[in-house]
Context: one part of a larger RNA
RNA sequence: UCCAGGGAGUUAUUGUUUGUCGCAAGUUUAAUCCGUCUUUGACGGAGGAGGCGUAGAGAAAUCGAGUCCUAAUAGGGCGACCAUAAGCGGCAGGUAAUAGACUCGAAGCCAGUCGAUCUACCCAUGGCCAAGGUGAAGUUUUGAGAAAUCAAAAUGGAGGCCUGAACCGGUGUCUGUUGAAAAAGGCUCGGAUGAGCUGUGGGUCGGAGUGAAAGGCUAAUCAAGACUGGUGAUAGCUAGUUCUCCCCGAAAUGGCUUUAGGGUCAGCCUUUAGCGUUCAGCUUAGGAAGGUAGAGUACAGGAUGGGCUAGGGUGGAUUAUAUCCAUACCAACCCCAACCUAACUCCGAAUUUCCUAAGUGUAAGGCUAAGGAGUGAGACUGCGAGGGCUAAGCUUCGUAGUCGAGAGGGAAACAGCCCAGACCGCCAGUUAAGGUCCCUAAAAGCAGGCUAAGUGGUAAAGGAUGUGAAGUCACAGAGACAGCCGGAAUGUUGGCUUAGAGGCAGCCAUCAUUUAAAGAGUUCGUAACAGAUCACCGGUCGAGUGAUUUUGCGCCGAAGAUGAUCGGGGCUAAAGCCUGCUACCGAAACUGCGGCUUCUCAACAUUUUUGUUGGGAGGGGUAGGGGAGCGUUCUAUGUGCAGCGAAGUUUUGGUGUAAACCAAGGUGGAGCGCAUAGAAGUGAGUAUCCUGGA
Numbered sequence: 001u002c003c004a005g006g007g008a009g010u011u012a013u014u015g016u017u018u019g020u021c022g023c024a025a026g027u028u029u030a031a032u033c034c035g036u037c038u039u040u041g042a043c044g045g046a047g048g049a050g051g052c053g054u055a056g057a058g059a060a061a062u063c064g065a066g067u068c069c070u071a072a073u074a075g076g077g078c079g080a081c082c083a084u085a086a087g088c089g090g091c092a093g094g095u096a097a098u099a100g101a102c103u104c105g106a107a108g109c110c111a112g113u114c115g116a117u118c119u120a121c122c123c124a125u126g127g128c129c130a131a132g133g134u135g136a137a138g139u140u141u142u143g144a145g146a147a148a149u150c151a152a153a154a155u156g157g158a159g160g161c162c163u164g165a166a167c168c169g170g171u172g173u174c175u176g177u178u179g180a181a182a183a184a185g186g187c188u189c190g191g192a193u194g195a196g197c198u199g200u201g202g203g204u205c206g207g208a209g210u211g212a213a214a215g216g217c218u219a220a221u222c223a224a225g226a227c228u229g230g231u232g233a234u235a236g237c238u239a240g241u242u243c244u245c246c247c248c249g250a251a252a253u254g255g256c257u258u259u260a261g262g263g264u265c266a267g268c269c270u271u272u273a274g275c276g277u278u279c280a281g282c283u284u285a286g287g288a289a290g291g292u293a294g295a296g297u298a299c300a301g302g303a304u305g306g307g308c309u310a311g312g313g314u315g316g317a318u319u320a321u322a323u324c325c326a327u328a329c330c331a332a333c334c335c336c337a338a339c340c341u342a343a344c345u346c347c348g349a350a351u352u353u354c355c356u357a358a359g360u361g362u363a364a365g366g367c368u369a370a371g372g373a374g375u376g377a378g379a380c381u382g383c384g385a386g387g388g389c390u391a392a393g394c395u396u397c398g399u400a401g402u403c404g405a406g407a408g409g410g411a412a413a414c415a416g417c418c419c420a421g422a423c424c425g426c427c428a429g430u431u432a433a434g435g436u437c438c439c440u441a442a443a444a445g446c447a448g449g450c451u452a453a454g455u456g457g458u459a460a461a462g463g464a465u466g467u468g469a470a471g472u473c474a475c476a477g478a479g480a481c482a483g484c485c486g487g488a489a490u491g492u493u494g495g496c497u498u499a500g501a502g503g504c505a506g507c508c509a510u511c512a513u514u515u516a517a518a519g520a521g522u523u524c525g526u527a528a529c530a531g532a533u534c535a536c537c538g539g540u541c542g543a544g545u546g547a548u549u550u551u552g553c554g555c556c557g558a559a560g561a562u563g564a565u566c567g568g569g570g571c572u573a574a575a576g577c578c579u580g581c582u583a584c585c586g587a588a589a590c591u592g593c594g595g596c597u598u599c600u601c602a603a604c605a606u607u608u609u610u611g612u613u614g615g616g617a618g619g620g621g622u623a624g625g626g627g628a629g630c631g632u633u634c635u636a637u638g639u640g641c642a643g644c645g646a647a648g649u650u651u652u653g654g655u656g657u658a659a660a661c662c663a664a665g666g667u668g669g670a671g672c673g674c675a676u677a678g679a680a681g682u683g684a685g686u687a688u689c690c691u692g693g694a
Base pairs, nucleotide, nucleotide: 001694002693003692004691005690006689011099012098013097014096015095016094017093018092019091020090021089022088023087026052027051028050032046033045034044035043036042037041056063057062066078067077068076069075102240103239105237109230110229111228112227113226114225120204121203122202123201124200125199126198127197128196129194131163132162133161134159138155139154140153141152142151143150144149167191168190169189172187173186174185175184206222208218209217210216243629244628245627246626247625248624253266254265255264256263257262267375268374269372270371271370272369273368274367275366277364281360282359283358284357285356286355287354288353289352294347295345296344300341301340302339304337305336306335307334311330312329313327314326315325316324317323378403379402380401381400382399383398384397385396386395387394408419409418410417423595424594425593426592428591429590430589434585435584436583437569438568439567443582445581446580447579448578449577450576456571462556463555466553467552468551469550470549471548472547473546474545475544483540484539485538486537487536489513490512491511494508495507496506519534523532524531596619597618598617599616600615601614602613603612604611605610630683632680633679634678635677636676637675638674639673640672641671648667649666650665651664652663653662654661655660
């Protein structure tokens, strides 16, 4: 993992509510007793104790259709008065409370009991430590010395001494890691006469022991052992929770919460009863609310330039108290111009909201009461905003949509985008979004333009004689633009400056003449001149040329990690882009035909209650509410089948909207159905579910 079997809303009591049955101003017995029978019990009878209801008010005494507060007749509270005024008991369903309360699941807490054959420490009594090295004290001898004492040699054999086996340990590394082993093996390493190692026996234990102290160890278990019990601890948490069809159908919000992944109340869903259009939406008319967008600068705050004049600074005059003058300095108030603002407003929309009235609105809405819920993690997209970086598939609000709980078509694929809301069937039709060269259903459609970049088929600042369109200005057969040929002079080397400055380092001026034209000179060049060139003019040539503005489509800017690509092939007067037109394709949309079902209306039939026919409106659906059924085991009553073959099992065929059911054949070999009621150990694919098997 698979298969088979097992496996989860139960039972009791007490409320509450719905349905139904009995009796009814009443209703009902409990314990217990008696009788009968098929004797753990059932049925019949007795039992009225008690409960609930028929009257309330008050704390109560008490009073009573009233009563309480009060001095009160005032006033008020709770009642009665009305009314179709109804209760009590049984059974069944929903739900709540109390119990383990749908099932499985902790870590834990407490009590008792058992453990020191592992290990920690201690006690008693035993055992063990190859070999080698070093050579303390002491002693002896000799020497020195007045002595104390010192030196040398020999002897001696100390030590938590040294090297190193057994023994004890466990430093580093490799292997091992479903191991040979639930801690080991190889190599290497530490201690090895000591705080040493070890045998046997004994002692100390669960908030306790023991601990050269690591929260270590106390039997492969330790920040409190194991076992049994309390115990079905508790689990706002996770997982699972078993047949079918029909109707409706959410929420992920607000307030509060030791609250934030839980609750409670409200909101939103459902069911029943009542009210009965009161209603959502839309249109029109009238009235009202408001301070947003925008705009503005009147206020507040910010902020720029100018003017004006106080005040200040600086300089000067001066009789040194002061006064006066000047000012390319700073500058308030005020004035002018031009602004900015979520927490500015002299202004101010659209949209929106509310009220009133009228119309529309026929299939839905609203209100009241009661039963049952779920939800209270939301997601994305468009629009309006805050936070953030006008970042995020970010975050927090508002608003609308979709998903959630929504299938189908499109977007290659793609919850949240576009189209569109799936009752079932059909080898019928029409369309939506989106498409119509091939893959691939439908136009290599028509008309007019654009693009040459495969742009299309990813991006910016910025850059560019790409190309199309529309303008404006200038020049041009009195010859333009470009090319080619020629000229481009004189006063003069202008003046200054400078070593020099001759058009061309720099400063000043920039005139005049001759001319077809020629700057006191555009660039290169020289030390300075020279030289080349340009402006400008003539000739040649013979038709457009130059500048600029707006705009369409393109170009560059453009670098990524496994192999590329628009979904692919492929596409260039398009199969790209823009404009217009026609046709077609295209969905579970709409229509057609047939059928099922829910609600509702009408007619007819009908014994309650349903049926038939016709009309109308519905039938996506998670959590969840409601309704109707199928099947399993057993019981009662009735009625059947079965050795001429029951159940079970298997094959084939058939029926029903489904759960399911029926028939025939095989197998099997003894019990089993149907109808109507009743009662449940009543339905499995998921729980790291349990047991068995593969």